[in-house]
RNA sequence: GCCCUUGUAGCUCAACGGACAGAGCAGUCCCGUCCUAAGGGAAAGGUUGGAGGUUCAAUUCCUCUCAAGGGCG
Numbered sequence: 001g002c003c004c005u006u007g008u009a010g011c012u013c014a015a016c017g018g019a020c021a022g023a024g025c026a027g028u029c030c031c032g033u034c035c036u037a038a039g040g041g042a043a044a045g046g047u048u049g050g051a052g053g054u055u056c057a058a059u060u061c062c063u064c065u066c067a068a069g070g071g072c073g
Base pairs, nucleotide, nucleotide: 001072002071003070004069005068006067007066010025011024012023013022018056028042029041030040031039049065050064051063052062053061
């Protein structure tokens, strides 16, 4: 220098171009208990790495760019 993969909640991951972007864990609150714990329930938590573009509609497609990993030279 060229090519490929990945980037979504604090962490690990989902989401045929179409409903309000969901789940588990962690954290918070409540129940529970003599007190913890187990267990149960509730609420909260998001610039989908960034910027543009296509589209009625983009996490998804296209371009550029950033970061991590891999391959080739």
This is a predicted structure of a 73-nucleotide RNA (transfer RNA) from an Armatimonadota bacterium. The prediction has a mean pLDDT of 81. Rfam family: tRNA. The family's RNA type in Rfam is transfer RNA. From the family's description: Transfer RNA (tRNA) molecules are approximately 80 nucleotides in length.